[in-house]
RNA sequence: AGAGUUUGAUCCUGGCUCAGGAUGAACGCUGGCGGCGUGCCUAAUACAUGCAAGUCGAGCGAAUGAUGAGGAGCUUGCUCCUCUGAUUUAGCGGCGGACGGGUGAGUAACACGUGGGUAAUCUGCCUGUAAGACGGGGAUAACUCCGGGAAACCGGGGCUAAUACCGGAUAAUAAGAAGAAACGCAUGUUUCUUUUUUGAAAGUCGGUUUCGGCUGACACUUACAGAUGAGCCCGCGGCGCAUUAGCUAGUUGGUGAGGUAACGGCUCACCAAGGCGACGAUGCGUAGCCGACCUGAGAGGGUGAUCGGCCACACUGGGACUGAGACACGGCCCAGACUCCUACGGGAGGCAGCAGUAGGGAAUCUUCGGCAAUGGGCGAAAGCCUGACCGAGCAACGCCGCGUGAGCGAUGAAGGCCUUCGGGUCGUAAAGCUCUGUUGUUAGAGAAGAACAAGUACGAGAGUAACUGCUCGUACCUUGACGGUACCUAACCAGAAAGCCACGGCUAACUACGUGCCAGCAGCCGCGGUAAUACGUAGGUGGCAAGCGUUAUCCGGAAUUAUUGGGCGUAAAGGGCGCGUAGGCGGCUUUUCAAGUGACGGGUGAAAGCCCUCGGCUUAACCGAGGAACUGCCUGUCAGACUGGAAGGCUUGAGACCGGGAGAGGUGAGUGGAAUUCCCAGUGUAGCGGUGAAAUGCGUAGAUAUUGGGAGGAACACCAGUGGCGAAGGCGGCUCACUGGACCGGAACUGACGCUGAGGCGCGAAAGCGUGGGGAGCAAACAGGAUUAGAUACCCUGGUAGUCCACGCCGUAAACGAUGAGUGCUUGGUGUAGCGGGUAUCGACCCCUGCUGUGCCGAAGUCAACACAUUAAGCACUCCGCCUGGGGAGUACGGUCGCAAGACUGAAACUCAAAGGAAUUGACGGGGGCCCGCACAAGCGGUGGAGCAUGUGGUUUAAUUCGAAGCAACGCGCAGAACCUUACCUGGGUUUGAACUGUACAGGAAAGGCUCAGAGAUGAGUCCCCCUCUUCGGAGGUCUGUAUAGAGGUGCUGCAUGGCUGUCGUCAUCUCGUGUCGUGAGAUGUUGGGUUAAGUCCCGCAACGAGCGCAACCCUUGUUCACAGUUACUAACGCGUAAAGGCGAGAACUCUGUGGAGACUGCCGGUGAUAAACCGGAGGAAGGUGGGGAUGACGUCAAGUCCUCAUGGCCUUUAUGUCCAGGGCUACACACGUGCUACAAUGGACGGUACAGAGAGUUGCGAGACCGCAAGGUGGAGCUAAUCUCGGAAAGCCGUUCUCAGUUCGGAUUGCAGUCUGCAACUCGACUGCAUGAAGCUGGAAUCGCUAGUAAUCGCGGAUCAGCACGCCGCGGUGAAUACGUUCCCGGGCCUUGUACACACCGCCCGUCACAUCACGAAAGUCGGUUGCACUAGAAGUCGGUGGGCUAACCCGCAAGGGAGGCAGCCGCCUAAAGUGUGAUCGGUAAUUGGGGUGAAGUCGUAACAAGGUAACC
Repeated sequence: AGAGUUUGAUCCUGGCUCAGGAUGAACGCUGGCGGCGUGCCUAAUACAUGCAAGUCGAGCGAAUGAUGAGGAGCUUGCUCCUCUGAUUUAGCGGCGGACGGGUGAGUAACACGUGGGUAAUCUGCCUGUAAGACGGGGAUAACUCCGGGAAACCGGGGCUAAUACCGGAUAAUAAGAAGAAACGCAUGUUUCUUUUUUGAAAGUCGGUUUCGGCUGACACUUACAGAUGAGCCCGCGGCGCAUUAGCUAGUUGGUGAGGUAACGGCUCACCAAGGCGACGAUGCGUAGCCGACCUGAGAGGGUGAUCGGCCACACUGGGACUGAGACACGGCCCAGACUCCUACGGGAGGCAGCAGUAGGGAAUCUUCGGCAAUGGGCGAAAGCCUGACCGAGCAACGCCGCGUGAGCGAUGAAGGCCUUCGGGUCGUAAAGCUCUGUUGUUAGAGAAGAACAAGUACGAGAGUAACUGCUCGUACCUUGACGGUACCUAACCAGAAAGCCACGGCUAACUACGUGCCAGCAGCCGCGGUAAUACGUAGGUGGCAAGCGUUAUCCGGAAUUAUUGGGCGUAAAGGGCGCGUAGGCGGCUUUUCAAGUGACGGGUGAAAGCCCUCGGCUUAACCGAGGAACUGCCUGUCAGACUGGAAGGCUUGAGACCGGGAGAGGUGAGUGGAAUUCCCAGUGUAGCGGUGAAAUGCGUAGAUAUUGGGAGGAACACCAGUGGCGAAGGCGGCUCACUGGACCGGAACUGACGCUGAGGCGCGAAAGCGUGGGGAGCAAACAGGAUUAGAUACCCUGGUAGUCCACGCCGUAAACGAUGAGUGCUUGGUGUAGCGGGUAUCGACCCCUGCUGUGCCGAAGUCAACACAUUAAGCACUCCGCCUGGGGAGUACGGUCGCAAGACUGAAACUCAAAGGAAUUGACGGGGGCCCGCACAAGCGGUGGAGCAUGUGGUUUAAUUCGAAGCAACGCGCAGAACCUUACCUGGGUUUGAACUGUACAGGAAAGGCUCAGAGAUGAGUCCCCCUCUUCGGAGGUCUGUAUAGAGGUGCUGCAUGGCUGUCGUCAUCUCGUGUCGUGAGAUGUUGGGUUAAGUCCCGCAACGAGCGCAACCCUUGUUCACAGUUACUAACGCGUAAAGGCGAGAACUCUGUGGAGACUGCCGGUGAUAAACCGGAGGAAGGUGGGGAUGACGUCAAGUCCUCAUGGCCUUUAUGUCCAGGGCUACACACGUGCUACAAUGGACGGUACAGAGAGUUGCGAGACCGCAAGGUGGAGCUAAUCUCGGAAAGCCGUUCUCAGUUCGGAUUGCAGUCUGCAACUCGACUGCAUGAAGCUGGAAUCGCUAGUAAUCGCGGAUCAGCACGCCGCGGUGAAUACGUUCCCGGGCCUUGUACACACCGCCCGUCACAUCACGAAAGUCGGUUGCACUAGAAGUCGGUGGGCUAACCCGCAAGGGAGGCAGCCGCCUAAAGUGUGAUCGGUAAUUGGGGUGAAGUCGUAACAAGGUAACC
């Protein structure tokens, strides 16, 4: 630091996901040790049991009574009495239980943090200073007696003490009043003087004593000061929701009083009507806050366990008492819920202290030891108490450290796995040998943590009259839970100690088997449908390691809320437009202030933590010390640039004024002509109208057409223009009235008056709504006619709201430039509208130029690209609005507005991994342009109808083997199924096999002949009894049998493959290198202008070249030449025949063969751009590729073929192999394809007669001759072929006949008789003769071939083959017609355009309905939480009143008694729980209902994407 994922690919936008770190964690698998930490996040749920706060006898009375002493009695070792009084302690009293410990429920608050204030305060114990501590009194618990109660406990009488309580004296710096001085930030503060009022324990323990006291320590009182702690007040800071917008009556302020430690509506009385709030009051929800912790580069974001600071709470709610401090966790009172005890009358309790239990939960420990240390309370002290704390225990919960051994060791062992079978790998890994002993086990030794205090002894210091005592020092004595622990030493044994996850990409790490869209995996993309590196297992590998993975949560990556650091033309996003409030921002200049700002100081920012350095545990974690840091807040002084405040000035921003011209700017009134429709009248007659074509409709009751007159409403042709005006919506005949704004020119006025603008107010197309008019045309709804499968549409005929006017609503639009407003700056060119200036001119036009508007093209720059570009989407500033993945959804709920329709505001659950923008390449279009092709057209002949042949489908069958399926399957594989073929069926056999190879063993044959059984395969028997070489030992070969490896398969997969083939298409294309352009996919080249059959060539051009294709080279044919001349040929010469190259001969001709020439747009003219090329011509056998063939680019169709062959994998192995016989592939209601023969006279039949080419032939072709009506037979000359044979070519030509008919056409079908091939023609061959003589009279819709030696027509040959040809492949004979042309159909090429397609239109995709499922809304109601208001009621308690009852201290009084004061009781205010009524709000649930999401192949249509077939959309 990034990566994966939208696409065919690209760039961008944008979400989702991953890699990192962390945790009080949990779960799964596994688990050796130690150190240091941490451990109920849930039920602030309920708690059994034990412990967690006591202490002081040196405050007091009393009890207890060890020890010691004395006395008495006598039983002489016992009892009793007195004194002493150690120890212990219930009670009174003091101090402490307000600390320490726990928890986070509540709390959005001065609760917390930070910084201040307190001139508005308190502070026990502690420290310092000063002064003091006088003299009295009355009670009361304990105790005792009585009583009540189950208990808890309570009541009454009596006795008693104090450091308990109460008066008095003294006294102030306390309180009140008066006066004076000084000071301060307002109220005020400080000091001094005078006057009135208020306190104490003469206590305890020591020492000493002359017994009066003195003195020490502790305790006490007052005042001041300090320290510590606390209270109160203030500035600033830190959560969400505005679908919470108004809240508030003690409320805000004042005066007075009360109250408090203290200010204050804190409380009360009166007065005033204020106070808070968009800088977010109030309400609701959530939450303890911070130091810090986690993360991050930082800014931030998240968290608030452990440790530390603060706060709050202590079963729930309320309340006060005591006290320095509490409204008090282990105190009190009351109410409530719950639990327990009870004798039923009444009582007791509060683990959110430490352990522990139950419950809840995914989940969190021992009912441990000790006060040895640190700290706390009490005490003079010893000491006591201390679940604070120190330790141990449990838990891999976390961090850190260590170990599970080290070295050598290759026949690379065995074994596993893989394998191309060679080997590779686990792997020096193991075994084995040699070591070591961390840890472990055993034994020995053994700490630091301890400093004290007290006591004893000695010494010193202050103080005292002096001493104890106090303080300090030294010595001795004594104290350890952990723990016989850490650490150390010795001995012993490699012995006791490795797992988890992953291995498709991200992301390090791969193979085999199993499975077969199943089982399963998955963080995202995605794997799995028979060859899965993605599932499961194994081997191997990678990573981490006593752990490893998973899950959850947080930060990061995420610049994905953007202050640092984002955006808004088209991706999400500019408000429809203006006016304007608050707010924000603001021109030049002078002076001043010093708020912001800056500089230098001061204070604070606790400690711990983080960071740096050093140090201590063997290291580390951990701990200690020092430093830095804590970015903050407060404060002092200074500066004066900039911002700001104040006071002035200026004119350039802005405005005002004067003079002009332009304009569909607005409102109102009036007015004009054309046209449509209607009415009246005339003329006139049969149609009009409408459409793709029609029909509905109108019309003989007179339409349409035409003429005249009239009525009425709406809109304003031409001008008219990316022209004008307006803020936008919008505005269009003409005239008048009223009125807004902009522009130009001038300039002597004001002097920053400006910009933007949340809320607010106003305007705002069309449609729609209300009331009243109006209504010609048009026209939702509706009706009818068409179209259609349907047509609730498009088209047609009608037609109502509405459209128009007035007034009032609505407030939305793709209200768009999809572009907020304002200001400044930044090269240009060219139109246009308005107003000016200049030059020139008689004047105008033209020309130059300024401002304002409105367009186009383009520089820099910007942008993802498209594009924008002085009218910015450039460079900057100011202000406002808006966005943060798609869907759900602009929906629901709530609120506001509206008459309604609806508008504005505006979520969530759930669901997906995309949705999207721009551009690219293709493909496609019922888009466009150009061009080609027997593509159409023009022609000729067919198919489709008939019969037959053949192939296919279907059906049938035991089997009808299999494949081929639009073109590009269907006379195709099959160039030839009677057996064979043959793969199918039935039946019969066989199992190392019919064919192949190796090894081992046995044998000497094998083959062949014969006989028998059988349908045959086969079986049984018999005859015969190896070969070659040899050194004679043997070796080699062939064959048979047995066994074992293994054969075999036309079994499956052509979607695992090779090879071959079809097709687009013989179409003209398909690409590359370098360069250039583009962020990129890609483009350019290859496009453009011409031309061509052609990407053929030329020209142009950021391209220049090249390759596969095209063309040419090859074969054949057409002309000619040279050479050669048999088997072919025969002109001349000769021979010869009935005739004949038959013969000699020839090399002229034809022909055959070989090799050349020839044709190249080469020449001429024209056109063209002086090009390429085209047109015409000449010459020529042939002319523009002369004709034909072979030749098939990159690729497409998962095209075809596993049944030609080859081949991976799978399957089979007494069978899916192999052999045999018979059957089937030949079936037959039917449908289709391809053909043949015909339907006749351009013909049939008969007779005569002429002319080919190309082939084939020895298991062959087979002549002449003879036989048969014929098929054919007999026979066998010649021929291995320019020699012989097939072999008579046919149409044609010359005659004769038939005369338009189911025929002398046509030949199917059938009967009889034959021939040939062949083991064999029944299923199932071909042919012949005789006889029979079917359909068919030119073929519907539709459809095929062909452009010249072609179509058509005629015959001939060949392959296959025993035989079988209407098929196929070839050959020649005769031999046409037509092409205007490219509008249309089909296919193709190029360019361009649109696209939501890319499996590419056989694409994509929308909505209803049906089914399943999920979440949500509404809903008669119903259940609950919270809360407001009103009322009832009112415990405990403070305060107030009263106090008739009671009352020790003080006062009066001799006393009785009275007074002051107090208390009970009662009353009043306030008030918790509770209750009643009525609202608000939140949530649960509900018959039914509504839409939404998702789902495999459901139904109906075809809305959108192309002009999507009616352009789409708002």